[in-house]
Context: one part of a larger RNA
C1' cells in the first nucleotide's frame, strides 16, 4: 500500500446511482398489538415488562424409607408421609458495569409498481415484473382416435374412451370482457363460372403402291398401312361465388360550425369507413413536448404519492380494472441504528514494498 478484523470524541446518510459495507435488532416467559381482509390471516404486527445467585413460603408431578392396622403369613393389603428428585408462583436478601452476562441468534414501519401464491430458470457475469402454475376460453378427436416417433413392421397416445386425449391462448380470487367478418386465415355450401391428366376424335398434315401430266430435268393427284397434330364434347379437389366465424390473425376515424361574458361544445353538418374505442384506466414498467399543471411530503424534491386528461403512441384473455397474502423483485418516505460520511485515528492478523 493491500486484505481481513476490532475501537472511536460530537455529529447521525451530511456519504451515494442507492443506507452498498456496516451496525442495530436477535433466545424463552408476561403484557399487548392497527388499517386491511378472500375470515385464514396480517402477528414475532408494533410496543412494553421479566430473566443471575442465596433464605423462605405455598401449589403440583415423581419416587416412596422409619413407623402403624389388617392378616388367606405372602415377593400380601391398606394408613401414613419422612427424605430425595422435577415444575409453577409468592416474599425477603445479596453482587457486579452488565444475569438470555460465551457461542448461537428477526432491525422496524409507512406508500407505489409488477407477478395472486409454493416453485422453475441463463451449468461459467442476469433468479426476475421472466417460465410454470391451479382456474378460465376456443379448437381437433367416437376409438385400428386425433396427435407424434418411424421406410416399415410397430410403439406412445392407453391396458385411456369425450368429467378422456391432443393443440392454441390467458393465467389464483373480485368486477367485467363492447364495436367491427370487408382483407388473412378456419368451417359450411354445392346451383353456376374456371381448371389438370384421361377420354373423345370434327379437321389438318407426313410418307407412298399406284394413277395422270411431261420439255424427260421433274410436277400433280393419291387408297391402304404406319405416323405427327388436333376442335368441339365429358370430368375431381381448388379457385370463383354463397354463407359463418374475432377468448382466430387483426382492426377499432376526419373536417367545419353552433349556448345571452369568456371559454367549452350536450347539438349540427359534412367525407371516408368493414367498424370508427365502449366500461375502466391514463404524464402510466406506456407522456415526446416534459422536471406538464394543482395538492401532499423537504429548508430546498428531474424522483415518490394524489389528482387532473391535452392518451405524440393505454384499452379489454397478444386481457381491461382491482386486490388481502406473498416476494433475496423495482421505487419512494419514515423510526431505530451505526466510521457510509464530515474527517479521519488507534490497535491486531496475513501479505506486499523499504532498510539490513
Nucleotide at each position: 500500500c493491500c486484505a481481513u478484523g476490532g475501537u472511536u470524541a460530537a455529529g447521525g446518510a451530511a456519504c451515494u446511482c442507492g443506507g452498498c459495507a456496516a451496525a442495530u435488532u436477535g433466545u424463552c416467559c408476561c403484557c399487548g398489538u392497527a388499517a386491511c381482509u378472500u375470515u385464514g390471516g396480517g402477528a414475532g404486527a408494533a410496543g412494553g415488562g421479566g430473566a443471575g445467585c442465596c433464605c423462605u413460603g405455598u401449589c403440583u408431578g415423581g419416587u416412596g424409607a422409619u413407623g402403624g392396622a389388617c392378616u388367606g403369613u405372602g415377593c400380601g393389603u391398606c394408613c401414613g408421609g419422612a427424605g430425595c428428585u422435577g415444575g409453577g408462583u409468592g416474599g425477603g436478601g445479596u453482587c457486579g458495569c452488565a444475569g438470555a452476562g460465551g457461542c448461537c441468534a428477526g432491525g422496524g414501519g409507512g406508500a407505489a409498481g409488477c407477478g395472486a401464491c409454493u416453485g422453475u430458470u441463463u451449468a461459467c457475469u442476469a433468479a426476475a415484473a421472466a417460465c410454470a402454475c391451479a382456474g378460465g376460453u376456443c379448437c381437433g378427436u367416437g376409438c385400428g382416435a386425433a396427435g407424434u416417433c418411424g421406410u416399415a413392421a410397430g410403439a406412445c397416445g392407453c391396458g385411456g374412451u369425450a368429467u378422456a386425449c391432443g393443440g392454441a391462448c390467458u393465467g389464483a380470487c373480485g368486477c367485467c370482457u363492447g364495436c367491427c367478418c370487408g382483407g388473412u386465415g378456419c368451417c359450411g355450401g354445392a346451383a353456376c363460372g374456371u381448371u389438370a391428366a384421361g377420354a373423345g376424335g370434327a379437321c389438318c398434315g407426313g410418307u407412298u403402291a399406284g394413277a395422270c401430266c411431261u420439255u424427260c430435268g421433274g410436277g400433280u393427284c393419291g387408297a391402304g398401312g404406319c405416323u405427327g397434330g388436333g376442335a368441339a364434347u365429358c370430368u375431381a379437389a381448388g379457385c370463383g361465388c354463397c354463407g359463418g366465424u374475432a377468448a382466430a390473425c387483426g382492426g377499432c376515424g376526419g373536417u367545419g360550425g353552433u349556448a345571452a361574458c369568456u371559454a367549452u361544445a350536450a347539438c349540427c353538418a359534412u367525407c371516408c369507413u368493414a367498424a370508427g374505442g365502449u366500461a375502466g384506466c391514463g404524464a402510466a414498467a406506456u407522456u415526446c413536448c416534459u422536471u406538464g399543471u394543482c395538492g401532499g411530503g423537504u429548508a430546498a424534491g428531474u424522483u415518490c404519492c394524489g389528482a387532473c386528461c391535452u392518451g405524440c403512441a393505454c384499452g379489454a384473455a397478444u386481457g381491461g380494472c382491482g386486490u388481502a397474502a406473498c416476494g433475496a423483485c423495482u421505487u419512494c418516505c419514515c423510526c431505530g441504528c451505526u466510521g457510509u460520511c464530515u474527517c479521519a485515528a488507534c490497535c491486531g492478523u496475513g501479505g506486499g514494498c523499504c532498510c539490513g